Model confidence (mean pLDDT): 83 of 100. The RNA shown here (small-subunit ribosomal RNA) has 1454 nucleotides and comes from uncultured Acidobacterium sp.
């Protein structure tokens, strides 16, 4: 820093996703130590236990007991325990410390300020004072109640408790004058200390006030009656509607009130280059809260977590009559959860109450335990060790890897364990950590490694099992028998006491764009104006200084950087910087603003011309057609048809009404937009000219408002023609359509009044200004010309193009270029503009506009193809002219189906199907019954043994394979032992297979297609994929040549070279040939001719005339045997079809090894209701029959052709000449022709079928061979929809060979004989080239897609309700309590009074206002379920159609 994913390919858009970093984590596997940290994110649920607030006897009065000692006989008693414990007046604490985050969107917080509107025990500094009195009360004691908790009566008693008096420097109150207010003592022999009133002043604290600043929702737009102000008066420490009365009628709000949602807020952490973006747990600060709700008392301070009252829950105790409780303090339990610890030492330190002080009290704190939760840092050994052990993997078997790795050798000893020492933390005492950290010894490699990857992204590969199954899977994707992707090994990446997985944030995402993004086609410009807030604004000058911008200084704890110190690092201290912000203060005067006064370029007036479907309204003309009604007579009208209309008088003509506005008319004109057309009246704008007038009066525009095509709704008329629905005809499988015809409602049209949508488009918001042109065009004005001619200029409207811009397409002075300034608008796809809510419409519906879910895409522009029932151009026996078949019928033969023990496999449009098969009685032969063999039917190596050759010859038993037996002959080398070579046997190491994949594969083959195509290399073009060349314009059988061209050149293909065949020459003459010669003939001469076999000439548009560009070429013609590749044939580019073959062949993998191998008999491949290919024979006279008579080529023979000549009616048979062939044979050609005979019938046609007799070939013709004779004599009498072959020696038609092959062609592959008929022509079938054109296609139209319907499944909306939470109105209610009122009952203190009683003053009780749960009514919000219901999304196949993409077969689409 980026990568992977739409696409065949690309270049952009866009969404998913990935690699970092992070975490209060958590699972899953694993774990050896020690530091520093962190540890209920849920249930603000609910809690047993035990501890977390006490202290002070130097405020106070009163005061034990066990014990122990003595006394007593002994009850007892005294001393001592002790003025001790435990209580209990009093004082200070308890408002600090510790917990939580419920609540709260607020002056809560942060930040900056203010308080002349205030407080403030403790504590420091200071002034001043502490005379002198008096009444109670608790503990106790006595007594009642009561289960307790505890409450009541009586009587004693003291203070630093409490009350008056006195004084009052300074306090308070008042303008003054005056007037109000204190105090407490304690210990101590004493000095003197600790108090203690009231004063100021400080330090820390706390209250309350402002400015500014941090969440989401407009589907929340209007809230507020104590509301906003003011006067009086109450309150508070204190300013205020803070509270009361009255007056007034205000205040907030689009810069977001109100309501709803959700949250403690900050320093800070995370993340990131920043800007941001996210959290907010630990640590620090504020805040809140303390079972829930209200409330005050007491204090300096609370409306009080371990206080107090009252309701409410809920838990405990009871004697049922009351009572007692509050862990969000440490620990702990339960519970809820994916999850979070020990009922632990210790006050030793560092702080906090209290005490004068010893002390005491502290779950604060300081340690310790638990947990890899997280950050840091050791360690599990180190050296040496093999051409490299074993085991394990892989393997081309050769080896390679694991790998110095191991062992073995020689070392060390962190850490862990043992043993021993022993701290700092405390410079007297006092150490929980803790025998802890650290030291030292001594033993021993000794106790210590996992965890995830290993297709790509992304570092890292191998072999086994599996076989779309198990299963991976972040994302694209992997898995259907050879997975580097499952699962297991091994091997290698990667991080290590962890590794992964999950969840969550930032980043990458420039993926909400301040920095730093876009709107013509990708998501996106409102359908258009008008103008309101706002925002933004020409030019000159004065002036201010609010924004800007500069220095200064205050303020912003830790945390981050940076630095120095603790030995290093976590950690910690010191000093610096940063902290982008608020506050103050001093400047400057450019810009912005503000005031104040100018200017005319922006705008606006004005005068004046011209142009226009600008707009209304009535008025006049009138095509077409229809109504009436006149003439007039047989069809009209439509198409592919039919329907329909007409002899009841139609089309056709003529008047009347109703009624659109043709030519003209143009990418002409006018309007803001929809939109606007016959002629005429009324009337807006805009332009163009002048430059007289205003003096920035502008631009833009959230909301507002207006207008606004069509359709459609309301009344009213109207109503010819057109015409949705809806009738009819056709088409069709259907046809609720496309076509046609009639008929016809609504509507179109008017007149009023809604709707407010459109592909409302230039898919392009208004303004301004800038920046090269060229050419038309509508208006206008200037100058100008002989010209209405041409040139300048202003406003319009098009086209082509430069710069530039663009993802490309394309814009291109009418920008989508360069720039400003406003607005409106997008942020993957599908759900969906759908659904809920609001609002406008009569409705219809519009505007606003979401979620769940789902998919990894949709989308865009260009590219290469391929496709079109797209064009344009061209050849094709493609189709049309023909001729001759197939399909009907008999056979043959291949397939299918069946069938069968098997009927062995293989080929399936075209390219399977007389194919593989150039030849299944056995063999072939793979199939199937049976029978047999397992180093095997064949063939190599090695080892033993045996046996002799080997081989041949026979017997039994059998179906045979085989089993089991006798003979022959005995050979090579070597004297022999022994060897060789064979052959048995056995062990062994290769066997074997026509078993599977042709979709693992090679080799070969089909096909399109003998079409004319398919590529390269350098340039050049293009951001790329690609393009270019290879398109154009001619030609041609050709990418064949030729011009032209940003292309030039090549290749692979086409042609040519090859082979035949045609003509000719030269040459060669045997087995060929035989004109002349000889001869009866063989044959001899001869080679002239035909032949043969060589080698050569010829054909090149070469001439010649037209056409063509003066070119390639065409077209005629000459001469030639042959004329434009002369005929024919080998020859098949790049590629396509996972075409065909694993069963020729050869191959990988996989399966089989007494069997899927092998051997043998027999049987099957040859079955037969039946379909369907390819062919034979016919159906007849252009023909059978019969009987004569010519005339081929090209091929073939020794396991072979076979002649003559005999025998047989024949098949054939006997015979054997000749022949390894131009000599012999096969061989007869046959159609032809020539004569006769049949006369149109199922025949003298046709031969199937079938019976007897017979030949040939094999061992062997029963299943299942061919041939012959006789005899029998079927169907068939020219073949439906359809569908095939030929364009010349071709088609038809006739015979003839050859291969395979003992035998067995109607096939097949060759040759000759006879020998036609058409092609105007490219409209149309097919299939093909080129080039263009659309395309949503690209496994490519056999594509690709679209709705219903049915099944599953998933969220969602509706719904009669139903149940919950929160909240507003309104009544009701009314604890505790504070305030107020009465206060007849009660009472100590101070006053008068001798006293009695009276005052002051309070006290209990009671009313009163406020008020909490609580009730009752009535509403919003909202969550949850709710029969039935709607759509929607998704799924392997499903059903109906085919709507959309190609002119998609009716163009689409809104």
């Nucleotide at each position: 820093a980026g990568a992977g994913u739409u696409u065949g390919a690309u270049c952009a858009u866009g969404g998913c996703u990935c690699a970092g970093a992070a975490u209060c984590a958590a699972c899953g596997c694993u774990g050896g130590c020690g530091g520093c940290g962190c540890g209920c994110u849920u249930a603000a649920c609910a809690c047993a236990u035990g501890c977390a607030a006490g202290u002070c006897g130097a405020a106070c009065g009163a005061g034990a007991a066990a014990g122990u000692g003595g006394a007593g006989c002994a009850a007892u008693c005294c001393a001592u325990g002790a003025g001790u414990a435990a209580a209990g007046u009093g004082g200070c604490g308890u408002a600090c410390g510790g917990g939580u985050g419920a609540g709260u969107a607020a002056c809560a917080c942060g930040u900056g300020g203010g308080u002349a509107a205030u407080c403030u025990a403790c504590c420091u500094c200071u002034g001043g004072g502490u005379g002198g009195g008096g009444a109670a009360u608790a503990a106790c004691c006595c007594u009642g109640g009561g289960a307790a908790a505890c409450c009541g009566g009586g009587g004693c008693u003291a203070a630093u408790a409490c009350c008056g008096c006195a004084u009052a420097c300074g306090c308070u109150c008042g303008a003054a004058a005056g007037a109000g207010g204190a105090a407490a003592g304690g210990c101590g022999a004493a000095a003197g200390u600790c108090g203690c009133c009231u004063g100021g002043a400080g330090a820390g604290g706390a209250g309350c006030c402002c400015g500014c600043g941090g969440c989401c929702g407009a589907u929340u737009a209007g809230c507020u009656a104590g509301u906003u102000g003011g006067u009086a008066g109450g309150g508070u420490a204190a300013a205020a509607g803070c509270c009361u009365a009255c007056c007034a009628a205000g205040g907030c709000a689009a810069a977001g009130a109100u309501c709803g949602g959700u949250a403690g807020c900050c320093g800070g952490c995370c993340u990131g280059a920043g800007a941001g973006g996210g959290c907010a747990c630990a640590c620090g600060g504020c805040c809140a809260c303390a079972c829930u709700g209200g409330c005050a008392c007491u204090g300096a301070u609370a409306c009080a977590c371990g206080g107090g009252c009252c309701a409410g829950a809920c838990u405990c105790c009871u004697a049922c009559g009351g009572g007692a409780g509050g862990c969000a303090g440490c620990a702990g339990u339960g519970g809820g959860g994916a999850a979070u610890c020990u009922u632990g030492c210790a006050c030793a330190a560092u702080g906090g109450g209290g005490g004068a002080g010893a002390c005491c009290c502290u779950g604060a704190u300081g340690c310790a335990g638990c947990g890899a939760c997280g950050c840091c840092g050791c360690g599990u050994g180190a050296g040496u060790g093999a051409u490299g052990a074993c085991g394990c993997c892989c393997u081309u078997c050769g080896g390679g890897g694991u790998g110095u790795a191991a062992a073995g050798c020689u070392c060390u000893u962190u850490c862990g364990g043992c043993a021993g020492g022993g701290a700092c933390g405390a410079u007297a005492a006092u150490g929980a950590c803790g025998g802890u950290a650290c030291c030292u010894g001594a033993a021993g490699a000794a106790g210590a490694a996992g965890c995830u990857g290993c297709g790509g992204c992304u570092a890292a590969c191998u072999a086994c099992g599996u076989g779309c199954c198990a299963g991976c899977a972040g994302c694209c994707g992997c898995g259907g028998u050879a997975a580097u992707a499952c699962g297991u090994a091994g091997g290698c990446a990667g991080c290590g006491a962890g590794c992964g997985u999950u969840g969550u944030u930032c980043g990458g995402a420039g993926a909400u764009a301040c920095u730093g993004g876009g709107c013509g086609u990708g998501u996106a410009g409102c359908g258009u104006g008008c103008g309101u807030a706002g925002g933004c604004g020409g030019u000159g000058u004065c002036c201010u200084a609010a924004g800007u911008c500069u220095g200064g200084u205050g303020u912003g704890a830790a945390u981050c950087u940076c630095u120095c110190g603790g030995c290093u690092c976590u950690c910690u201290g010191u000093g610096a910087g940063g902290g982008u912000g608020c506050g103050c203060u001093a400047g400057u005067g450019a810009c912005u603003g503000u005031u104040a006064u100018g200017c005319u370029a922006g705008a606006g007036u004005g005068u004046g011309u011209g142009a226009g479907a600008g707009g209304u309204g009535a008025g006049c003309g009138g095509a077409u057609u229809c109504u009436u009604g006149g003439u007039g007579u047989a069809g009209c009208g439509g198409u592919g048809a039919a329907u329909g209309c007409g002899u009841a008088g139609a089309u056709a003509u003529c008047a009347c009404g109703a009624g659109a506005c043709a030519c003209c008319u143009g990418c002409g004109g006018u309007g803001u937009a929809g939109a606007c057309a016959g002629c005429u009246a009324c009337u807006g704008g805009a332009u163009c000219a002048u430059g007289a007038c205003u003096g920035a009066c502008g631009c833009u525009g959230a909301g507002g408002c207006a207008c606004g095509a069509g359709a459609g709704c309301g009344u009213g008329g109207a109503g010819a023609g057109c015409a949705a629905a809806c009738a009819g005809g056709a088409u069709u499988a259907g046809a609720u359509a496309c076509c046609c015809u009639u008929g016809a409602u609504a509507g179109u049209a008017c007149a009023c009044g809604c709707u407010a949508u459109a592909a409302g488009c230039g898919a392009u918001g208004c303004a301004u200004a800038c920046g090269u042109g060229g050419u038309g065009u509508g208006g206008g004005c200037a100058g100008u010309u002989c010209a209405g001619u041409c040139u300048g200029u202003c406003c319009g409207u098009g086209c082509c193009g430069g710069a530039g811009c663009u993802a490309a397409c394309g814009c291109g002075u009418u920008a989508a270029g360069u720039a400003u300034g406003c607005c409106g608008c997008c942020u993957g796809g599908g759900g969906a503009g759908u659904a809920c809510g609001g609002u406008c419409g009569c409705a219809a519906g519009g505007c606003u506009g979401a979620a769940a879910c789902u998919c990894a895409a949709a989308g865009g522009a260009a590219u290469u193809g391929a496709c079109g029932g797209g064009g344009g151009c061209c050849a094709g026996c493609a189709c049309a002219a023909g001729c001759g078949g197939u399909g009907g019928a008999g056979c043959a033969u291949g397939u299918g189906g069946u069938u069968u023990a098997a009927u062995u496999c293989g080929a399936c449009g075209c390219a399977a199907c007389g194919c593989g098969a150039a030849g299944a009685u056995c063999c072939u032969u793979a199939c199937c019954u049976g029978g047999g063999c397992u180093c095997g039917a064949a063939c190599g190596g090695u080892g033993c043994a045996c046996g002799c050759a080997a081989c041949u010859c026979u017997c039994u038993g059998g179906a045979a394979a085989c089993a089991g037996g006798g003979g022959g002959c005995c050979u090579c080398c070597g004297c022999a032992a022994g060897g060789g070579a064979c052959g048995u046997g056995u062990a062994u190491c290769g066997a074997g297979g026509u078993g599977c994949u042709g979709c693992a594969u090679g080799g070969c083959u089909g096909u399109c297609g003998u079409c004319a195509g398919c590529u390269c290399g350098u340039g050049u073009c293009g951001u790329g994929a690609g393009a270019u060349g290879u398109u154009g314009g001619g030609u041609u059988a050709a990418g064949u040549c030729c011009c032209g061209c940003a292309a030039c050149g090549a290749g692979c293909g086409c042609a040519a070279c090859c082979c035949u065949u045609g003509u000719c020459c030269u040459g060669u003459g045997u087995u060929g040939c035989u004109a002349a010669c000889c001869g009866a003939a063989a044959g001899g001469u001869g080679c002239a001719c035909u032949c043969u076999c060589a080698g050569g000439a010829g054909a090149c548009c070469g001439c010649c005339a037209g056409c063509g560009a003066u070119a390639a070429g065409c077209u005629g013609g000459a001469g030639g045997a042959a004329g434009g590749u002369g005929g024919g044939g080998a020859u098949g580019a790049c590629g396509u079809c996972a075409a065909g073959u694993c069963a020729u062949c050869a191959u990988g993998g996989c399966c089989u090894u007494u069997a899927u191998g092998u051997c043998c008999a027999g049987g099957g491949c040859u079955a037969c209701a039946c379909a369907c290919g390819u062919g034979c024979u016919a159906c007849a006279a252009u023909g059978g029959g019969c009987g004569g008579u010519a005339c081929a080529g090209a091929c073939c023979g020794c396991u072979g052709c076979a002649a003559a000549c005999c025998c047989g009616c024949g098949a054939g048979g006997g015979g054997g000449a000749g022949c390894a062939a131009a000599u012999c044979g096969g061989a007869a050609a046959a159609a032809a022709c020539c004569g006769u005979c049949c006369u149109c019938a199922g025949u003298u046609c046709g031969g199937a079928u079938u019976g007897c007799a017979g030949g040939c070939u094999g061992c062997a013709a029963c299943u299942c061979g061919c041939c012959u004779g006789c005899a029998u004599g079927a169907a068939g009498c020219u073949g439906g929809a359809a569908u095939c072959g030929c364009u010349a020696g071709u088609a038809a038609u006739g015979g003839c060979g050859u291969a395979u092959c003992a035998g067995a062609a109607c096939g097949a592959c060759g040759c000759c004989g006879u020998g036609a008929a058409u092609a105007c022509g490219u409209u149309c079938c097919c299939g093909g080239g080129c080039c263009u054109u659309g395309u949503a296609c690209a496994c490519a139209c056999c594509g690709c897609c679209c709705g219903u319907c049915a099944c599953a499944u998933c969220a969602c909306g509706a719904a009669a309700g139903u149940g919950g939470g929160u909240u507003g109105u309104a009544c009701u209610a009314g604890a505790a309590g504070u305030c107020u009122g009465c206060g007849g009952g009660c009472c100590a203190a101070c006053c008068c009074g001798a006293a009695a009683g009276g005052g002051a003053g309070g006290c209990a009780g009671c009313g009163g206002c406020c008020c909490a749960a609580g009730g009752u009514a009535u509403g919003a919000c909202u969550c949850a379920u709710g029969a039935u219901u709607g759509g929607g999304g998704u799924g392997a196949a499903g059903u109906c159609g085919u709507a959309a993409c190609a002119a998609g077969g009716u163009a689409a689409c809104c």
Rfam family: Bacterial small subunit ribosomal RNA.
The source organism's lineage runs through Bacteria, Pseudomonadati, Terriglobia, Acidobacteriaceae and Acidobacterium.